[in-house]
Molecule: transfer RNA
Organism: Candidatus Berkelbacteria bacterium
Parts: sequence; structure tokens; C1' cells
RNA sequence: UCCCGGGUCGUCUAGUGGCAGGACAGCUGGUUUUGGUCCAGCUAACCGGGGUUCGAAUCCCUGCCCGGGAA
Repeated sequence: UCCCGGGUCGUCUAGUGGCAGGACAGCUGGUUUUGGUCCAGCUAACCGGGGUUCGAAUCCCUGCCCGGGAA
């Protein structure tokens, strides 16, 4: 320099154009003499900018970052 893949709650991970979900963690409550386990509930995220569309995490352009490959 060129090519490919990826970036989503604190962490891990789904979501191929129509309410952003799950697990763990955290918080609250229940259970328990206490803690833990278990149960119920709550909080919490789409890397930045622009475009297409009635509607974008998803499609297009561009930038940044991470990983792999070629020379």
C1' cells in the first nucleotide's frame, strides 16, 4: 500500500428494512437466623459523520478502531 472480516447494555452474545432481545454482572423485593443458592421485578447498548427509504443495528459512501491475509 492492497484485500477480507468485525465494532450492539459494565462483559459476552442474538437480531438479512418494521417495538433493540437473551445470559452474566448491578440494584430492589421474596425465600433464609445470616450469607450463598433459588424466585420475581428494575436499570442499562446499536463506533462517528453523511446518504437511500414512510421507516436503517441492518443497505450505500466516508472516517476511526480491532483482527486476519498478500506484497